[in-house]
RNA sequence: GCCCACGUAGCUCAGCUGGUUAGAGCGCAGAACUCAUAAUUCUGAGGUCCCUUGUUCGAAUCAAGGCGUGGGCA
Numbered sequence: 001g002c003c004c005a006c007g008u009a010g011c012u013c014a015g016c017u018g019g020u021u022a023g024a025g026c027g028c029a030g031a032a033c034u035c036a037u038a039a040u041u042c043u044g045a046g047g048u049c050c051c052u053u054g055u056u057c058g059a060a061u062c063a064a065g066g067c068g069u070g071g072g073c074a
């Protein structure tokens, strides 16, 4: 330099056939339970869906460009 894949919560990921409010587990905060802690149960906070532009009535999802990470070729 060329090609491919990926980028969604603090972490690991689902959601990509465009459509009802963006979700799960772990973690974090609070409460219940307990003499207390752990475990368990309940509740809650936390997101510019990497960035910009475009297509569309409507974009996490499609298109173009860029950035980053990983892999392959040279």
Stems, first nucleotide, its partner, number of pairs: 001073007010026004019057001028044005050066005
Predicted 3D model of a 74-nucleotide RNA (transfer RNA) from a Pseudomonadota bacterium.
Its Rfam family is "tRNA".
The sequence is in RNAcentral, with records from ENA.
The organism belongs to Pseudomonadota, within Bacteria.